Overview: This is a predicted structure of a 397-nucleotide RNA (Bacterial RNase P class A). Its Rfam family is "Bacterial RNase P class A". From the family's description: Ribonuclease P (RNase P) is a ubiquitous endoribonuclease, found in archaea, bacteria and eukarya as well as chloroplasts and mitochondria. The family's RNA type in Rfam is ribozyme. Its mean pLDDT, the model's own confidence on a scale to 100, is 76. The model forms 94% of the base pairs in the Rfam consensus.

[in-house]
RNA sequence: AACGGCAACGGUUCUAUCGCCUGUAGAGGGGUAUAAUACCCUGUAAUACAGGAGGAAAGUCCGGGCAACGCAGAGCCGCCAUACUUCCUAACGGGAAGGGGUUUGAGGCGAAAGCCUUGAACUACAGAGAGUGCCACAGAAACGAAACCGCCGAAGCUCCGAGAGAUUGGGGAUGGCAAGGGUGAAACCGCGAGGUAAGAGCUCACGCCUACGGCAGAGAUGUCGCAGAGGGAAAACCUUAUGGGUUGAAAGACCAAAUAUACCGACAAUUAAGGGUUGGCUCGCCCGCUGUCGGGGGGUAGGUUGAUAGAGGCUGUCGGCGACGGCAGUCCUAGAUUAAUGAUAGAAACCGGGAGCGAUCCCGGUACAGAACCCGGCUUACAAGUUGUCGUUUUCA
Numbered sequence: 001a002a003c004g005g006c007a008a009c010g011g012u013u014c015u016a017u018c019g020c021c022u023g024u025a026g027a028g029g030g031g032u033a034u035a036a037u038a039c040c041c042u043g044u045a046a047u048a049c050a051g052g053a054g055g056a057a058a059g060u061c062c063g064g065g066c067a068a069c070g071c072a073g074a075g076c077c078g079c080c081a082u083a084c085u086u087c088c089u090a091a092c093g094g095g096a097a098g099g100g101g102u103u104u105g106a107g108g109c110g111a112a113a114g115c116c117u118u119g120a121a122c123u124a125c126a127g128a129g130a131g132u133g134c135c136a137c138a139g140a141a142a143c144g145a146a147a148c149c150g151c152c153g154a155a156g157c158u159c160c161g162a163g164a165g166a167u168u169g170g171g172g173a174u175g176g177c178a179a180g181g182g183u184g185a186a187a188c189c190g191c192g193a194g195g196u197a198a199g200a201g202c203u204c205a206c207g208c209c210u211a212c213g214g215c216a217g218a219g220a221u222g223u224c225g226c227a228g229a230g231g232g233a234a235a236a237c238c239u240u241a242u243g244g245g246u247u248g249a250a251a252g253a254c255c256a257a258a259u260a261u262a263c264c265g266a267c268a269a270u271u272a273a274g275g276g277u278u279g280g281c282u283c284g285c286c287c288g289c290u291g292u293c294g295g296g297g298g299g300u301a302g303g304u305u306g307a308u309a310g311a312g313g314c315u316g317u318c319g320g321c322g323a324c325g326g327c328a329g330u331c332c333u334a335g336a337u338u339a340a341u342g343a344u345a346g347a348a349a350c351c352g353g354g355a356g357c358g359a360u361c362c363c364g365g366u367a368c369a370g371a372a373c374c375c376g377g378c379u380u381a382c383a384a385g386u387u388g389u390c391g392u393u394u395u396c397a
Base pairs, nucleotide, nucleotide: 001393002392003391004390005389006388007387008386009385012348013347014346015345016344017343018342020052021051022050023049024048025047028042029041030040031039032038033037054368058379059378061377062376063375064374065373066248067247068246069245079244080243081242082241083240084098085097086096087095088094099125100123101122102121103120104119105118106117107116108115109114126239127238131237132236134232135231148181149180150177151176152175157172158171159170160169161168162167189207190206192204193203194202208230209228210227212225213224214223215222216221252305253304254303255302261297263295264294265293266292267291268290274287275286276285277284312331313330314329315328316327317326318325319324349366350365351364352363353362354361355360
């Protein structure tokens, strides 16, 4: 320098014409009070003015506000979620700082096992020393013990020898071992020495892991001492700790047409089907079918509301390693409901290709994506450009 990965910032601009949604003004209409006139309601005449998507508006994953149902107080059982520590936050499964672990580059110590220093990346990181179960294939054996190849044959037995004998050489079976080989993702903690017939934490040194105790730290944890019940896996059940009532703006609240109509009243016509009263029957008592008019409740269409200024943004300053917090100043009015926020033309900016010595010209491109109750996060998508960092290649010194 080129290319690529990751992260952050940023998220094209202007003009003209024609449209869309919301608000204000507004002719007109209606109502109330009035001397003029004022106020209220409506406003789909024309017109004017103002405002009109995002960093993710997305996925609807987590936390809250709000609302209805409901009373979830206590205990037990079940289900779901979370899981190193401290802090931040309204809260969180989000964020910050720290600790531990894994992998890897470089350097060093050690006989080895292993450890130390430093850089980078990753990390759902409680408990396997509570219990139950599981560990495919292969393998003798996957946690209770066991042996294919192998090693031994010390002790007792037996066979064949040597020897006068004591004793001794060789073989065999019973047997001993788990060092080496082999299997496996994983082999009963690793390594070295002692020890032994051969071996083994059997013993010892040095280590790893875990528990306990001292010290350091706010804590995770570190370090020293001591001990040993020392395979893996909880992304098997489970245990421990903490939290969780369910639903979701299609929640909910209010107003309410036409048509039909519970119920009530008046009138007209009708005196009968039936209903109530009783466990049943009879008697008795009460109500009454239909039409018209008026009143009237609930529900439907529809409308209003919920519903848009908030745990808000920006700047400065103070505190804090930081997430973040305090104070001061300043700024911000989308609100649709077949659901607006657009279309066309021109210019500018940037990028790519081509032409030209050059000024410049021609052609093409400018992402992901569209609010629907609101807020804080997370995740995912994203063109060109800018910044940082890492990797590869090439060139120069």